[in-house]
């Protein structure tokens, strides 16, 4: 520090993911040791059992227990001494430890503050004098299970109560007046004595007083979480007085008084939540958290209450109430682990019912001591954090095995083994610090004091005191010896292969991965990365500038309120004084320790601990400054506003008027039709309509003018005219003196539609109705036609109320319209020029922007103040509130879902967008096909098989250039297994070859013929048969694993690249643009300028002409002839095959732009590519083909391999493609006669003549490996006869007979021939096809495959048309441009209703439940008042009694609980509402392009 993820690419917005640190964690796999921390986050859930608060005999009475000592035979006595249960009494039991339910509060933090109290602690000053009377323990005696209780007597105190004193204290009207205490131990000269002591003297205590110190308790600023879908709250509530009340100040309480108090700067209500120091995390500002550790709060089984106390309303105290739990003899009683351990529960989840008071700290007590689950130690657990080990060197035959492998080899990997070496850590044996100073005892000195005593301090001796612990540490000692996982390896993210798997199992943080080759799933092998841990899940910050103080935004991604006035508020012109609230800058305090950070020290290091330092960004006082902001005074004019004079204008209200049309009535003319549409109807019209011509009512709306003009805030204003009335602009000067912007909340005003009331109603026109369209048409089109539209008055309050721009203010280059105003100028008086101002447009610079765009009227550069956004969806919905007569408007969520959802540019593709242009595309014309028989091809049936492939164009007379067997890949039957074929190895044998038997045959089986060729004599080569085993072999699959090769689109004219430039970018430029062409072909302009592959040429045939040759080919001349170029001969001409000219828009006019070019035209055999082929550019179709062939994975192996026979692809209800022959006279003839080709083939042929057959043919067989012979007749055409329109002298299918041929064989299944039969069919619906010239058409001829088979297919020539006016349409292409929500790219995309499933929500008659307000009723304990009905030990007393206290009553509060009424939350709830999700459901086409009605 970033990163993946929306797209076909891009740039931006935007959310979702990740990398990182971190935890009081949990799980999962794995685990040597060691230090140091930590170690119920749930159930403040319930607790068994041990322990956790006592001490003090030096406060008291005393003696139950031990022990000592005395007394006694002994029983046992005896408090004498140590010393002590129990009781009296004193301190502590308010600390120490827990826990975090409660509390949004002075409860916490901070910084202050006056009206307060404080045991023990230290200090100061003064006392401690001298009486009383009770009560426990014990004793008797009674109750009760027990807890525990009652009566009665005896008794001490540092217990309890007077009395004296009283400096200081307290109260006071400044005269008085009130209040205290207690001993107790040690020691001890002299006096005194009842011998106990009394003085005395030192501790310890009491007593009162004042300061401190430390703690406590009240008051106040500020800061402390969300929610306004909680807007108002508050009667003790706000304040006075006055009582009371407390340690105090106070409505802290009460009684009068007054009517405040709090709240938008968030009252009060709901929901969380203990606060802090700090902790994690971050550059920081922040966010989040508040475990240990340390402060402060609050609580101690739930609620409520006092009491004791220096403090408690009290964790291990007391009472009451109430749920739980226990005992119980049923009558009543005990209990509270949020103390330490423990148990149960609950949970994903947290420990030993352990040691010890040795250290530290606490209570007691003079002291020893006691008590201490605080504590200090152990012990469980990798729960963290730190630190160490699991060994080191050397070691290639780069071993073994493992994985992969192009089979070579490569990795595992110096890793292992071995060879040399060390022993930390565990282990065994021993050794051994520190934590420990004190108390005690003995002694020296000093205080004290009358003391050589006691006590006290202070030194020195001296003996002890360790839970931990078998400590730490150090030594010795054997031996590599006992010690490694874990998670990943598609990308973000470091790391790749093989198998299994086969949209399954499965994975996934996000993208996404698996449908037979998966670096994404299992597993292995090898990598990465951490490392005694590793990974996972939860959870926080971080990335996230993703809530933005630092530090974003609002034209179109989400975002300016529809507009305006205006409350608070926020901000706010210039100068001078002042002032000190902010501001700065110093001091002072304070901001606890800890922690964090620096610099030291200690544990071998580290974690850890420790010292000092800074350092806590803060509050507070106080000072000084006086620039800015602020207040406060006083003054300015530029900002704002007032006066006066002028201008423009559909501002706006209300009130009067016109005329044009439309309608409708009335008259008049006139007659068959109007009207209406794409085309028609429906409607109107003979009862007189449309039309025309007068008049008439009536409502609306105001043509021309009319304009990116004007005016308004904005909605919006349009005929003329008068009232009335706002606002602006402009000229001058004068006035007022910041009076000024902007504005939550409010308030006003706001199109159309709707709504109420009452008009009015022509034209228009939802609903509705009819007519078409159409598959439907509840639409669009048409004919009616009602609310509404008009008025008047009231509601509603919202619009894509848009410049998708929120109002004001300053600055910041230009140009050019308009509009409304002032002022200057002119030889030009105009429709001029300048200048300035206010409004509305156009372009445009700089800067902005994501880009499109804005650009002085800002989306630039600043200021001000408000609004308003934070992913898509679910939703502008639900509750809920308020408005509203309803429709319905405001504010305004969540659950649940998905990874995107968006905006802006970019390529393309598409359009029932547009422009240009091209093609037998259309149109013009010729002939066909679609009907009919026949032949062929394919689907579909059928089959035992009809083998498989081609599927729109671009499969279907296609592979198949030729299935009777072969072919053959099907199928049935038989039959072979190293194998019909290939290499390699043994062993035999020549190889071949006649016959004969079995059998369909393959096959078996016999019998014979035959002995080759090389040779170094070992044998070798080639063939044959046997063996074994590697292998063979496959028309098995997959064409969506592939090579090749082919098809289209298309012989369309396009397809790309360097460099430059432009753009953030995808991309663009080039290649677009003006002309021009078959052509991105040329020419021109041009931020391009050049280049490839494509077109064109270059090749071949064809058209003319020369030139060489001249046989088998010609024959013009000459000759000769059997009349046949036949023969001499000839080389002119045809041909033949080499090789050359020729055609280039060259030339001429013209048109164009001086250009490419086109048009004509001339010569020419041919003219603008002469005509044909041949030649397919970068792509597209996952287009065909695994079955030509090649070839990866699979997959079969006595078979899915290989033989042989017979079937079988030739089947036939339909059905479709392509032909063929025809329907006839431009013809036909079974009538005749006669011509004219080119191109081919031919020894396994081709075969003449001739003879036989009617005819296929079939017999001899010349010739000819062919310019020689032969197939070979060419046919149409010509010249003649005939038939005369009919199913025929057309047609020729079927069919019968009888043949030919070719083959092993024509039964399934062959071509021919002859004789006989003689079907459809009279020219072809819908619709379709092919062609533009030697072409259609039409006629014949030849060849491939082949034994035989052609209507096919590929050639060849004869004869020879007809027609293009033209690019509206239809198809299909090119180029430019537009749109687009589409990029599997319109065969796209996608919208809504129904139907099924899960899902979370709303509304629901109402149930159940929490929380709480109000009224009321009740009231335990208990403080506080009243009270004199019982009792009653201290003081007084006139002895009668008071005082004073106890109990009892009564009143005031009040916890629990009742009742009746609200409020609000959560569950539930038949039914219901919509929403969201789900490969292939059903309607129908709403958006996206003019989406076909924008």
């Nucleotide at each position: 520090a970033g990163a993946g993820u929306u797209u076909g690419a891009u740039c931006a917005u935007g959310g979702c993911u990740c990398a990182g640190a971190u935890u009081g964690a949990g799980c999962g796999u794995u685990g040597g040791c060691g230090g140091c921390a930590g170690g119920c986050u749930u159930a403040a859930a319930a607790c068994a059992u041990g322990c956790a608060a006592g001490u003090c005999g030096a406060a008291c009475g005393g003696u139950a227990a031990c022990g000592c000592g005395g007394g006694g035979a002994a029983a046992c006595c005896u408090g004498g001494c140590g010393a002590c249960g129990a009781g009296u009494g004193g301190c502590g039991g308010a600390c120490g430890g827990g826990u975090g339910a409660g509390u949004a509060a002075c409860a916490c933090g901070u910084a202050g503050g006056a009206a307060u109290c404080u045991g023990c602690c230290c200090a100061u000053u003064a006392g401690u004098g001298g009486g009383g009377g009770a009560c426990a323990a014990c004793c008797c005696g009674g109750g009760g299970a027990a807890a525990c209780u009652c009566g009665g007597g005896c008794u001490a105190a540092u217990a309890c109560c007077g009395c004296a004193u009283a400096c200081g204290c307290c109260c006071g009207a400044g005269a008085g007046g009130g209040g205290a205490a207690a001993g107790c131990g040690g020691g001890g000269g002299a006096u005194c004595u009842u011998c106990g002591g009394a003085c005395c003297u030192c501790g310890c205590g009491c007593u009162a007083u004042u300061g401190g110190a430390g703690g406590a308790g009240c008051c106040u600023g500020c800061g402390u979480c969300g929610g306004a879908u909680u807007a108002g709250c508050u009667a003790g509530u706000u304040g006075g007085u006055g009582g009371g009340g407390u340690a105090a100040a106070g409505g802290c309480u009460c009684a009068c008084c007054a009517a405040g108090g709090c709240g938008a700067c968030g009252a009060u209500c709901c929901g969380u939540a203990g606060c802090u120091g700090g902790u994690c995390u971050g550059a920081g500002a922040g966010g989040a958290c508040g475990a240990c550790c340390a402060g402060c709060c609050a609580c101690a089984c739930u609620g409520g209450g006092a009491c004791u106390g220096a403090g408690a309303c009290a964790c291990g105290g007391c009472c009451c109430a109430g749920a739980c739990u226990c005992c119980u003899a049923c009558g009543g009683g005990a209990g509270g682990c949020a103390g330490c351990a423990g148990u149960u529960a609950g949970g994903a989840a947290u420990c030993u019912u352990g040691g010890g008071c040795a250290a530290u700290g606490g209570g007691g007590g003079c002291a020893a001591c006691c008590c201490u689950g605080a504590c200090c130690c152990a012990g469980c657990c990798a729960u963290g954090c730190c630190g160490c080990g699991u060994g080191u060197g050397u070691g290639a035959a780069g071993a073994a095995g493992g994985c992969c492998u192009u089979c070579g080899g490569g990795u595992u990997g110096u890793a292992a083994a071995g060879c040399a070496c060390u022993u930390u850590c565990a282990g065994a044996g021993g050794u051994g610090a520190a934590g420990a100073a004190a108390g005690g005892c003995c002694u020296g000195a000093g205080g004290u004091g009358a003391a050589u005593g006691c006590c006290c301090u202070c030194g020195g001796g001296u003996g002890u005191u360790g839970a931990c612990g078998u400590u730490a540490g150090c030594c010795u000692u054997a031996g590599a010896a006992g010690a490694a996982g874990c998670a990943c390896c598609g990308g973000c993210u470091a790391a790749c292969u093989c198998c299994g798997u086969g949209c399954c199992a499965g994975c996934a943080g996000c993208c996404g991965c698996g449908g037979u080759a998966a670096u994404a799933c299992g597993g292995a092998g090898g990598g990465c990365g951490c490392g005694a841990a590793c990974g996972u899940u939860a959870a926080u910050c971080g990335g996230a500038a993703u809530u933005a103080c630092u530090g974003g935004g609002c034209g179109u991604a989400a975002a300016g309120c529809g507009c305006a006035c205006g409350u608070a508020g926020g901000c706010g012109g210039u100068u001078c004084g002042u002032u000190a609230a902010g501001u700065g800058g110093g001091a002072u305090g304070u901001g606890a320790a800890a922690u964090c950070c620096c610099c030291g020290g200690g544990c071998u290091c580290a974690a850890c601990c420790u010292g000092g330092g800074a350092a806590c960004u803060g509050c507070a006082u106080u000072u000084c400054a006086g620039a800015c902001u602020g207040g406060c005074g006083a003054a300015c004019u530029c900002g704002a506003g007032u006066c006066u004079g002028g201008u423009a204008g559909a501002g706006g209200g209300g009130g009067g008027u016109g005329g044009a049309a439309u309608u409708u009535c009335c008259u008049g003319u006139g007659u068959a039709g109007c009207g209406g549409u794409g085309a028609a109807a429906u409607g109107c019209g003979u009862a007189g309509a449309u039309a025309u011509a007068g008049g008439a009512a009536g409502g609306a709306a105001c043509u021309u003018c009319a304009g990116u003009g004007g005016c308004g805030a904005a909605g919006g204003c349009g005929g003329c005219c008068c009232c009335c009335u706002g606002g602006a602009c402009u000229a001058a000067g004068a006035c007022u003196g910041a009076c000024g912007c902007u504005g939550a909340g409010g308030u006003g005003c706001g199109a159309a539609a709707g709504c109420g009331u009452g008009g009015g109603g022509a034209g228009c026109a939802a609903a509705c109705a009819g007519g078409a369209u159409u598959a439907g048409a509840u639409a669009c089109c048409c004919u009616g036609g009602u609310a509404g539209u008009c008025c008047a008055c009231g509601c509603u309050g919202u619009a894509a109320a848009c410049g998708a721009u929120g109002a004001g203010a300053a600055c910041u280059a230009g140009c050019c319209g308009u509009u409304g105003g002032a002022g200057c100028u002119c030889a030009u008086a105009g429709u001029g020029g300048c200048u300035u101002u206010g409004g509305u447009g156009g372009c445009g610079c700089a800067g902005c922007u994501a880009a499109c765009g804005c650009g002085a009227u800002a989306a630039g550069u600043u200021c001000u103040c408000c609004g308003c956004c934070u992913g898509g969806g679910g939703a502008g919905u639900a509750c809920g509130g308020c408005c509203g007569c309803a429709a319905g408007g405001u504010u305004a969520a969540a659950a649940c879902u998905c990874a995107a959802a968006u905006g802006a540019a970019u390529u393309g593709a598409c359009g029932g967008g547009g422009g240009c242009c091209c093609g037998c595309a259309c149109a013009a014309g010729c002939g066909g096909u679609g009907g009919a028989g026949c032949a062929u091809g394919u689907u579909g049936u059928u089959u035992a098989a009809u083998u498989c492939g081609a599927c729109g164009c671009a499969a279907c007379g296609c592979g198949g250039a030729g299935a009777a067997c072969c072919u053959u890949a099907c199928c049935c039957a038989c039959c072979u297994u190293u194998g019909a074929c290939a290499u390699g190895c043994c062993u035999g044998g020549a190889a071949c070859u006649g016959c004969c038997c079995a059998g369909a045959g393959a096959u078996g089986g016999g019998c014979g013929g035959g002995u080759g060729c090389c040779u170094u004599c070992g044998g070798g080569a080639a063939c044959c048969a046997g063996g074994a085993c590697a292998c063979a072999g496959g028309u098995g699959c997959u064409g969506c694993a592939u090579g090749g090769c082919u098809g289209u689109c298309g012989u369309c004219a396009g397809c790309u690249c360097g460099u430059g430039u432009c753009g953030u970018g995808a991309g663009a430029u080039g290649u677009u643009g003006g002309g021009u062409u078959a052509a991105g072909u040329c020419c021109c302009g041009u931020a391009a300028c050049g280049a490839g592959c494509g077109c064109a040429a270059c090749c071949c045939c064809u058209u003319u002409c020369c030139c060489u040759a001249u046989u088998u080919g010609c024959c013009a001349g000459c000759g000769g002839u059997u009349c046949g170029g036949c023969c001499g001969g000839g080389a002119a001409c045809u041909u033949u095959a080499g090789g050359g000219a020729g055609a280039c828009u060259g030339c001429c006019g013209g048109u164009g732009a001086c250009a490419a070019a086109c048009c004509g035209g001339a010569g020419g055999a041919a003219g603008g590519u002469g005509g044909g082929g041949a030649u397919g550019a970068g792509g597209u179709c996952a287009a065909g083909u695994c079955a030509u062939c090649a070839u990866g994975c699979c997959c079969c192996u006595u078979a899915c391999a290989g033989g042989u026979g017979g079937g079988g692809c030739u089947a036939c209800a339909a059905a479709c493609g392509u032909g063929c022959u025809a329907c006839a006279a431009u013809g036909g003839a079974a009538g005749g006669g006669c011509a004219c080709a080119a191109a081919g083939g031919g020894c396994u042929g081709c075969a003449a003549a001739c003879c036989u057959g009617c005819g296929a043919a079939g017999g001899c067989g010349a010739g000819c490996g062919a310019a020689u012979c032969c197939c070979a007749a060419a046919a149409a055409a010509c010249c003649u006869u005939u038939c005369g329109u009919a199913g025929u002298c057309c047609g020729g299918a079927u069919u019968g007979g009888a043949g030919u041929c070719u083959g092993c064989a024509a039964c399934u299944c062959g071509a021919c021939u002859c004789c006989a039969u003689g079907a459809a069919g009279u020219c072809g619906g819908a619709a379709u096809c092919g062609c533009u010239a030697g072409u259609a058409a039409u006629c014949g001829c030849g060849a491939a495959u082949c034994a035989g088979c052609a209507c096919g297919u590929c050639g060849c020539g004869g004869u020879g048309a007809a027609u293009a006016c033209g690019u509206u349409c239809c198809c299909g292409g090119g180029c430019c441009u537009u749109g687009u929500a589409c990029a599997c790219a319109c065969c796209g995309c996608c919208c809504g209703u129904c139907a099924c499933g899960u899902c979370a929500u709303g509304g629901g008659a109402g149930u159940g439940g929490g929380u709480u307000g109000u009224a009321c009723c009740a009231g335990a304990a208990g403080u506080g008042g009243c009270u004199a009905g019982u009792c009653u030990a201290a003081c007084c007393u006139u002895c009668g009694g008071g005082a004073g206290g106890a109990c009892g009553g009564c009143c005031c509060c009040c916890a629990c609980g009742g009742u009746g009424u609200g409020a609000u939350c959560c569950a539930u709830g038949a039914c219901u509402g919509g929403g969201a999700c789900g490969a292939a459901g059903u309607c129908g086409u709403a958006a996206c392009a003019a989406g076909g009605u924008a």
Molecule: small-subunit ribosomal RNA
Organism: metagenome